[in-house]
This is a predicted structure of a 77-nucleotide RNA (transfer RNA) from a Verrucomicrobiota bacterium.

RNA sequence: GAGGGCGUAGCUCAGUCGGAUAGAGCAUCAGAUUUCUAAUCUGGCGGUCGGGGGUUCGAAUCCCUCCGCCCUUGCCA
Numbered sequence: 001g002a003g004g005g006c007g008u009a010g011c012u013c014a015g016u017c018g019g020a021u022a023g024a025g026c027a028u029c030a031g032a033u034u035u036c037u038a039a040u041c042u043g044g045c046g047g048u049c050g051g052g053g054g055u056u057c058g059a060a061u062c063c064c065u066c067c068g069c070c071c072u073u074g075c076c077a
Stems, first nucleotide, its partner, number of pairs: 001073007010026004019057001028044005050066005
């Protein structure tokens, strides 16, 4: 340099042939239970989906560009 993949909640991920309020587990907070802790149960909190732009009635999803990470692979001297 070329090709490919990934980026969604504090963490690990799902959701991607466009559609109604964007989800799960763990973590965290509160409550119940317990002499206390742990475990268990219930509930809450938490993300405008890496940045920007475009297409569309409508974008996490499609297109362009940039940033970061990972994988594969060179040529010449």